[in-house]
RNA sequence: AUUAUGAAGAGUUUGAUCCUGGCUCAGGACGAACGCUGGCGGCGUGCCUAAUGCAUGCAAGUCGAACGUAGACCCUUCGGGGUCCGAGUGGCGCACGGCUGAGUAUCACGUGCGUACCUACCUUCCAGUGGGGGACAACGGGUCGAAAGAUCCGCUAAUCCCGCAUAAUCUCUCCGGAGCAAAGCUUUCGCGCUGGAAGCGGGGCGUGCGGCCCAUCAGGUUGUUGGUAAGGUAAUGGCUUACCAAGCCCGUGACGGGUAGCUGGUCUGUGAGGACGACCAGCCAGACUGGGACUGAGACACGGCCCAGACUCCUGCGGGAGGCAGCAGCAAGGAAUUUUCCCCAAUGGGCGCAAGCCUGAGGGAGCAACGCCGCGUGCAGGACGACGGCCUUCGGGUUGUAAACUGCUUUUGCGUGGGACGAUAACGACGGUACCACGCGAAUAAGCCCCGGCUAACUCUGUGCCAGCAGCCGCGGUAAUACAGAGGGGGCAAGCGUUGUCCGGACUUACUGGGCGUAAAGCGCACGCAGGUGGUCCGGCAAGUGGGGUGUGAAAGCCGCCAGCUUAACUGGCGGAGGCCAUCCCAAACUGCCGAACUUGAGGCCUGUAGAGGUAUGUGGAAUUGCCGGUGUAGUGGUGAAAUGCGUAGAGAUCGGCAGGAACACCCAGGGGGAAACCAGCAUACUGGACAGGUCCUGACACUCAGGUGCGACAGCGUGGGGAGCGAACCGGAUUAGAUACCCGGGUAGUCCACGCCGUAAACGAUGGACGCUCGGCGUUUGCGGGCUAUCAACGUCUGUGAGCGCCUCAGCUAACGCGGUAAGCGUCCCGCCUGGGAACUACGGCCGCAAGGCUAAAACUCAAAGGAAUUGACGGGGGCCCGCACAAGCAGCGGAGCGUGUGGUUUAAUUCGACGCAACGCGCAGAACCUUACCCAGACUUGACAUGUACCUGCAUGGCCCUGAAAGGGGUCCGCCUUCGAGGGUGGUACACAGGUGCUGCAUGGCUGUCGUCAGCUCGUGUCGUGAGAUGUUGGGUUAAGUCCCGCAACGAGCGCAACCCCUACGGUCAGUUAUUCGUGUCUGGCCGGACUGCCCUAUCGGGAGGAAGGCGGGGAUGACGUCAAGUCCGCAUGGCCCUUACGUCUGGGGCGACACACACGCUACAAUGGUAUCGACAAUGCGUUGCCACACCGCAAGGUGGCGCGAAUCGCCAAACGAUACCCCAGUUCGGAUCGGGGGCUGCAACUCGCCCCCGUGAAGGUGGAGUUGCUAGUAACCGCAUAUCAGCCAUGGUGCGGUGAAUGCGUACCCGGGCCUUGUACACACCGCCCGUCACGUCAUGGGAGUCGGAAACGCCUGAAGUCUGUGGGCUAACCUUCGGGGGGCAGCAGCCGAAGGCGGGGCCGGCGACUGGGACGAAGUCGUAACAAGGUAGCCGUACCGGAAGGUGCGGCUGGAUCACCUCCUUU
Repeated sequence: AUUAUGAAGAGUUUGAUCCUGGCUCAGGACGAACGCUGGCGGCGUGCCUAAUGCAUGCAAGUCGAACGUAGACCCUUCGGGGUCCGAGUGGCGCACGGCUGAGUAUCACGUGCGUACCUACCUUCCAGUGGGGGACAACGGGUCGAAAGAUCCGCUAAUCCCGCAUAAUCUCUCCGGAGCAAAGCUUUCGCGCUGGAAGCGGGGCGUGCGGCCCAUCAGGUUGUUGGUAAGGUAAUGGCUUACCAAGCCCGUGACGGGUAGCUGGUCUGUGAGGACGACCAGCCAGACUGGGACUGAGACACGGCCCAGACUCCUGCGGGAGGCAGCAGCAAGGAAUUUUCCCCAAUGGGCGCAAGCCUGAGGGAGCAACGCCGCGUGCAGGACGACGGCCUUCGGGUUGUAAACUGCUUUUGCGUGGGACGAUAACGACGGUACCACGCGAAUAAGCCCCGGCUAACUCUGUGCCAGCAGCCGCGGUAAUACAGAGGGGGCAAGCGUUGUCCGGACUUACUGGGCGUAAAGCGCACGCAGGUGGUCCGGCAAGUGGGGUGUGAAAGCCGCCAGCUUAACUGGCGGAGGCCAUCCCAAACUGCCGAACUUGAGGCCUGUAGAGGUAUGUGGAAUUGCCGGUGUAGUGGUGAAAUGCGUAGAGAUCGGCAGGAACACCCAGGGGGAAACCAGCAUACUGGACAGGUCCUGACACUCAGGUGCGACAGCGUGGGGAGCGAACCGGAUUAGAUACCCGGGUAGUCCACGCCGUAAACGAUGGACGCUCGGCGUUUGCGGGCUAUCAACGUCUGUGAGCGCCUCAGCUAACGCGGUAAGCGUCCCGCCUGGGAACUACGGCCGCAAGGCUAAAACUCAAAGGAAUUGACGGGGGCCCGCACAAGCAGCGGAGCGUGUGGUUUAAUUCGACGCAACGCGCAGAACCUUACCCAGACUUGACAUGUACCUGCAUGGCCCUGAAAGGGGUCCGCCUUCGAGGGUGGUACACAGGUGCUGCAUGGCUGUCGUCAGCUCGUGUCGUGAGAUGUUGGGUUAAGUCCCGCAACGAGCGCAACCCCUACGGUCAGUUAUUCGUGUCUGGCCGGACUGCCCUAUCGGGAGGAAGGCGGGGAUGACGUCAAGUCCGCAUGGCCCUUACGUCUGGGGCGACACACACGCUACAAUGGUAUCGACAAUGCGUUGCCACACCGCAAGGUGGCGCGAAUCGCCAAACGAUACCCCAGUUCGGAUCGGGGGCUGCAACUCGCCCCCGUGAAGGUGGAGUUGCUAGUAACCGCAUAUCAGCCAUGGUGCGGUGAAUGCGUACCCGGGCCUUGUACACACCGCCCGUCACGUCAUGGGAGUCGGAAACGCCUGAAGUCUGUGGGCUAACCUUCGGGGGGCAGCAGCCGAAGGCGGGGCCGGCGACUGGGACGAAGUCGUAACAAGGUAGCCGUACCGGAAGGUGCGGCUGGAUCACCUCCUUU
C1' cells in the first nucleotide's frame, strides 16, 4: 500500500449525579408446540413423553449344478425317466442390513501407540482329491394328547457321519521322532472339496493422553496388590483356583451419590469460550425383565434355544402359545410427531453356475407451512383528488392514483396436444410426472403483529384504579397516543405472533478480560509440612520452549474456487483448514534438571542500646469500706425537684487505732514494647524479641502457605479459694398516659486468685504476608558518626546516617471521599476471600464443646432493587451571626354581660351558593321588604326574556280599550305612517338553524387575587474548578433597613429584586388667583423653583457637632423579585370538556336567604365620678349635593311637616364632638347601664305582617373590669373624640373607606416563645420531621424446618433355598462305525453327586423420597392493635461480642469500636 475479515448498545435504584450491582430488552437458533391466517413448487424433516402394552399384514431366505421322496401331469424299452410343486436331509446365509438410547462416568468413546491373538466368503501361490464303512429324517406302521406335539417299531440317499491310505512350508516334541485331510455334482461353459503359505477387509486384547456435577461423599480395598504353580481362552492377564507375601488406590479427589450413550459435528460467539449430541456418518450398548449356554469363522444371537419372573392369549384344566426399541398401523401417555400406500425399475445385500427368488434395506408416492429456498396474488395510465369512512380550528385534511375507468400482460390456474433423462441391448414403481407447445381469461390467490419509552408507527370514541394491559420501567381513579373499538400508520409476509429452550448482549466467574479502606469481599494473630515461587556466575543435559521433516487427524460438514438442476435451497468435483496427537532431526537464549563456584538475600559471631515484652516471688504508700475508741449534736444523703435510705439505740462531721480486698495518682507523652489479643507502684530471679556498630563465619540455607498446630479482650462454664469498691438479675423511691428504662437508695452472680474449658468482638488502619523501585517538608522515640562552643566529658547547638512512631504534600492512583516512601503509586511471588437484596452470621448434615454455643453452610419462596461516595435542598429537642411589636418594658383591649354582624350546627318546602389554621368566619355583600335571587311552593310560555341567519307569509309595529286571572299569561277589539304601488328597509307571525343555563369540573384553563413578605433575596453570560449532579461569582473581614456599600478573593460583568426616579406631607421663595370683603395683604388655593447631597475627618460605615423647618431613608403612600401553597375564584368576566333543551331555559304571585336548644369569630354599648345629666361657650379637615344639599321662617316635645333664599357649588348648603365654664348627682345596680317589652307617632316606598329606619311616653334586663388563654400599638403612634363618604327610594352601618381634633406610656435587653435571613454541621428525610421507620400481637395467602409415626424407592450386607446351564467327579444303566484273542476294550449318552449360580425368602442396618396431629420461624398482603427502638446530640450518641432480664421494639452489666453531634482544653500540622 492493497485485499479480506471484524467486536454497537438501551431501560430501570436518585430531587439530581457519579460509581457499584442485579433485573429486563433489542440478535441468532430449534426434531418444536399453541393462536389467527393460508395460493403454488422444489429440497429436507417429522413420538424429544411410556426402553408403556400391542390386533392384523409384511420385514430372511435361497440352492434340484449335494440327496432321497409324497402329489399332479407327460413320456416309457415298465427297470424307469422328465416337468411342476410340497415337506424333508444337506450346504450357505440367518452375527449383515433395519430399530432404539434403557443401562453405562466405563479403555464405553475420541486420539496416538502396542501385539500374548482369530478371521467364513473373496484374491494370489504351493500341494492333494485314493480306497472302504455306518446311521438318521422324509416315508410306512403303532400308541398317547383337546392342542402344541411326543414316543415306539421298520426302510432309505447324499457334498450327512466314521475308520484306512498318503503327509509337509502344518501340529507336538525330550529333537530321536510321532501325529493329522478330502466330496462330489455335471449336457456344455464348468461348479466344488482338503492341507498349507500370503494378501485384502474385519475383529479380539493391552496402553498414554482427553472430555460432567456434589467434599454437607474423606478415607476405600480381601481376589483386594504382587509372586509361584495349575486351569481356562483364539490370545495376554487374579480371568479362575491353591499356596506365599501385605500390599494397592487417595486432597493431581480414591470411595460414595447424582446425572449422562461417546464422537465427527450442531447452535451461538470477533474470538477465547458456552450450550447441545434430532436428521446424516463412525463406535458402543440393548432387544419383555434377569440368568445361561448351544451351534458356528463369527453370537452368549431383535424376528434362535433353555430356565426363572411379570404380563397377554388359547384350553377339553391335564397342558400349551407369545415378545413391533423392523415397516405400516392401534391403544395409552402427552402441548406434540405421518400412509395398515407403490416397486424391486435403480443402488446395495443373501442364496444360486445361472435363469432367478427374497429384500418395509432401498427407490418412490401420500400426509403436515415443521424448516429452508424460489414464485405468484398483476403491470402502465388515470384528479373533478369521486362516493364512503375517519378527523376537523368547519377553512379543510386524510384514506389516495388508491378505486372506478382505459390500455396491456398471462407467471400460477384451467383445457388440449406432445413428452423425457434416470437404462451404454432389453426391463421404469415414480408417471402420462418434469418439461415443451397452443388456447382461455385479471381471471383462482393476503394475512398477522405492533404503534407510551426502550422501538419504526397517532388520532377519535367508549370505559372511569372498573373492565383490562404488561418483557422491564409502568398504564387505568372523566379529555388514556399504554385498556376496548374505529380510522390512519409502521413492520414482516404465506406467513405472522406467543410460549418454551440454548448461546449472545453479560468484562455478570473476568485465560483472553474483574475485583476485596468505605459498594459484596483480607482468615483475630502467628508458626509451619505438602504445594507454588525463587539472587549472581560457569559448564553440561534437552523435559518445557523454538524451528523443520514424516505419519495420522474416515466420509459428510466448514471455508475458497468451479460445475449441475430456468435461479436458489439442494447436489457434484477440486483445493484448504482442523490435534494439548505420534515420531525423527536441529537450536540452547529463557524456565527446568545435574555439576562447579560467588556473596548482595537469609542466618550466625562479637561489642553495645532502649523498652508497661513474658513468668514467678516478695514488698510499699495514698484512697474507699468495715470494726473499735475519743470529741460532738441533729441532721445526713441524694436530685431537675424529690423520695426511698442512714440517724437521738448518737448518724453525718472530725481525731486515733485496727482489719481486709482491689487498683497503682503524679511521672504519662498520638511515649515505648509485643505477632495479635494486650502490657503501667517498687524490688529480685528466670526468660523471649528488636535495633545499632564491627564486616569475622556459613554460602541461597529464601518468600509464601491449602490442610495442620499454637496463642487469642470481655462475657460465660467447671472445681476450690477470696470478696473492699463496683455491680447484670432482683427489691425499693421517683419520673411518666404507662416506665419491665434513663435519675436515686440498696444489692446477688460476677469482677480478684489457682487449675481446667470456651474461641468469639466495630478481634479495625474495617487496608494479608514478603521483596524492589518512585519529589520534598516538619515533628517525635531510640542508636551510631561528624562540626561548633569547651582542656576533656556532660549539656547545648548544627549536620550526616540507621531503625521505629506521626503530620502535610508532588507525581500517580481512586466512583468519589481520600491514599500518597508506614501507598490505596509502579512491579514480582504466594495465600485468603467476593459475585444482587431478603430468607440467612438460618435449616439440615458433619466436626468441636460440660453447657452456653462455635466452625462449616444451603434451598424453596420473594423483591427491582439493596448499596457506596458526593451534590442541592429541607429538617434537627446541632452550632455561630443577625433581624421583626417576636419576646421583654408599657398603654388600651379581647376572652365574662347585653346587643349587632358573620360562621358552624340544628331546623325547614326552601333556610341559594362559595370561602375553612395563619392566609374562612362586619369575607364575595360599597345596602336581601318586592326587585336583587341564583333557593322553595304555585300558575304559565316554548325560536323562547336576549343575538344572528335563511325561507315563506303579513297593511303590520308602537299604543288604546274589553273579558278572564293573584300576576304572568290567555282571548278579543280599535286607531294609524312613508311609498316610485314592483320592491326594499323596518315590524309581526310560521318553520328551521339556533338561543338560553348562577347546571358540573378552579384538580382541564385565561385573567385577577391572597400568602410567605417590602422578607433580601432569585438568577444569567463568559471564564475557572469538578468525570458529574454542581460549585465559584452570591463565600470571607467589616458595614447597612437592604446581595446597602467597602476591602479581600478565579473570577469578571450583567439581569429581576433593594434604593432612587412618581404621589402626598413638613420649610422657604416666586408667579398667578376666582367664589375671601370693594381694595391691599395673606395664614388660603394652584403652578414653578429652592432646600438635605454626608457638604467637613474617614476605605466603606459608625459616632459626634454646628447651622437648619427638616440630618443621616425626615414622615406617609404607590410600588410585591425567582418562586411556594394542584391556595381562592367556572356565582364578576372569559373559556375547553361534560350535561339539560315544552326544561337544569324564561315569566309571574307568594315565601325563603332574617328560622334558634346551642358553639365560635369580629364588633358596638357598658359596668361609671378622669363619670353621668343640664345649661352656656369655642375650634376642624376630607368629602358630598339639581329626582339633590337645603339657609331662613313657621308648625310639632320630637322624628318630621309646610313654605322657601341660595347653590350644578373655594361662592350656597350638609357642619362637629371630645374640650372649656357653671350647676346637680355622691358610690347606690345608682340621675351608671341601656337590653327587652307596651303604647303612640314620623319618613321612604306599589307594598314596612313575616322583614326597614327614626321620634316621643312608659318599661328598665344582664352587667360592679371579666378563668385558662389571647390581640393591637414604638409618635402626632396607641388611646379617646367626633365628621364625611361609597352603595343607597329607604335601611337593619355598631361594618368599609377616608378626614381631622385631643394626645400618652415604655423599649434594660435578645436567654426564652413565634416568624425570617446568612454561614456551618449531621441526616437512613426529597410528598422533604405533619418526614422516615422498628418489633410483638390479630387476620389472610404461600413456600419451608422440626415432628409421635406411617407409606414407598434404589443399592449393599448376612443367612436360607437354589432353576437352567458350563465345568468336575462317578459306580452297578444304555450304546451304530474303530480295535478285538469276540470275553471285551476305546469312545459316547443318560442318570446321580459336587462347585458356581438368577430369581425368591428371612434379618438387622445405612441412604433417598411422599404424607403427617401438632409446632418453629419466614415471605407477602387494604388506611388493624400496642408502643417509639433507629435516622438530627432522634431527645439516654449509636453499634459489635457476650450474659441476664422484659408484652414488644428493647433495657442493663462487662470489654471493645467511631462508622458520634456539640463546646472547651491539650498536642501536632498548614499559612503568615